[in-house]
Context: one part of a larger RNA
RNA sequence: CUGGGCGUAAAGCGGGUGUAGGCGGUUUGUUAAGUCAGAUGUGAAAGCCCACGGCUCAACCGUGGAAGUGCAUCUGAAACUGGCAGACUUGAGUACCGGAGAGGGAAGUGGAAUUCCUGGUGUAGGGGUGAAAUCCGUAGAUAUCAGGAGGAACACCGGUGGCGAAGGCGACUUCCUGGACGGAUACUGACGCUGAGAUCCGAAAGCGUGGGGAGCAAACAGGAUUAGAUACCCUGGUAGUCCACGCCCUAAACGAUGGGCACUAGGUGCAGGGGGUAUUGACCCCUCCUGUGUCGCAGCUAACGCAUUAAGUGCCCCGCCUGGGGAGUACGGCCGCAAGGUUGAAACUC
Numbered sequence: 001c002u003g004g005g006c007g008u009a010a011a012g013c014g015g016g017u018g019u020a021g022g023c024g025g026u027u028u029g030u031u032a033a034g035u036c037a038g039a040u041g042u043g044a045a046a047g048c049c050c051a052c053g054g055c056u057c058a059a060c061c062g063u064g065g066a067a068g069u070g071c072a073u074c075u076g077a078a079a080c081u082g083g084c085a086g087a088c089u090u091g092a093g094u095a096c097c098g099g100a101g102a103g104g105g106a107a108g109u110g111g112a113a114u115u116c117c118u119g120g121u122g123u124a125g126g127g128g129u130g131a132a133a134u135c136c137g138u139a140g141a142u143a144u145c146a147g148g149a150g151g152a153a154c155a156c157c158g159g160u161g162g163c164g165a166a167g168g169c170g171a172c173u174u175c176c177u178g179g180a181c182g183g184a185u186a187c188u189g190a191c192g193c194u195g196a197g198a199u200c201c202g203a204a205a206g207c208g209u210g211g212g213g214a215g216c217a218a219a220c221a222g223g224a225u226u227a228g229a230u231a232c233c234c235u236g237g238u239a240g241u242c243c244a245c246g247c248c249c250u251a252a253a254c255g256a257u258g259g260g261c262a263c264u265a266g267g268u269g270c271a272g273g274g275g276g277u278a279u280u281g282a283c284c285c286c287u288c289c290u291g292u293g294u295c296g297c298a299g300c301u302a303a304c305g306c307a308u309u310a311a312g313u314g315c316c317c318c319g320c321c322u323g324g325g326g327a328g329u330a331c332g333g334c335c336g337c338a339a340g341g342u343u344g345a346a347a348c349u350c
Stems, first nucleotide, its partner, number of pairs: 003322004007304002012318001014201004021194003025088007033081002035077008049065006091191001092188004096183003103177007110154001115149007125136002162169002206247006215241002220236004258317006266295011299306002323350003332343004
């Protein structure tokens, strides 16, 4: 010496399910693989260490001893880990009752608004900007009224409100369906945690086939601005945005914070549910569980800050990092229709 780390310095896989593996509650018996003790054998010589001796000393050399942390066999021990057998209920789960929710899928329905079409009223402008112009309008626009068509999105409610594993989810109704939470009993009896591979989900953009197309709008065109203006501003406008099915698989996929369990001062707000006191009843007040915010002690932190939703104190499992550039590139593999994705270097250089 036998690593240190991952909120912001390099570093948490975008997220779930789960295989192998790793780890695993209380208790009884048994076993003896791990573990521990003793014995025997072996652990070549030389070397290292110790003692004595030989070269006048030393280096060097000789003799003897020790050591050789190991391995094998035998005999024991049985607390702990493991195996086997049995039991338990606190972990986990099931059944029952209840309320909350933009959780998911499908079908249907509604109103406001934009645009377009038809008709009426009406006349010279409208639109747009910093100012203008392109543009629209006497073939009657803008404005206004009535009717119609079509697509997309759902104002107010709306809230550091809710739901979901994440991506994400917001009009209303119906059907199908997942999860979480609260309550009281009963049941199963460790059935658990994590999770390499694997598999499924995964915003937007993009791709394929077929639809759809109101508004918006990459590209593109024109008008301005400007020294120029392949921009910012304006007038148009096609992919796309929408639907169905199939791909793509990325992101500042962020809390830039993996998951599980336990423990460690409090104050205060919101959401869902329960109990108590009180009351005619609803409140108020006290209290329990779950979630979501905020402030804050100890502690932690390089600081900022975190602080029972930890970045505190511990244990278990996975992923990842190891100076900057080269480079998330090249090559190869795998995947993809393609775009590209994934895995992922080196030379060289500072």
Molecule: small-subunit ribosomal RNA, central domain
Organism: metagenome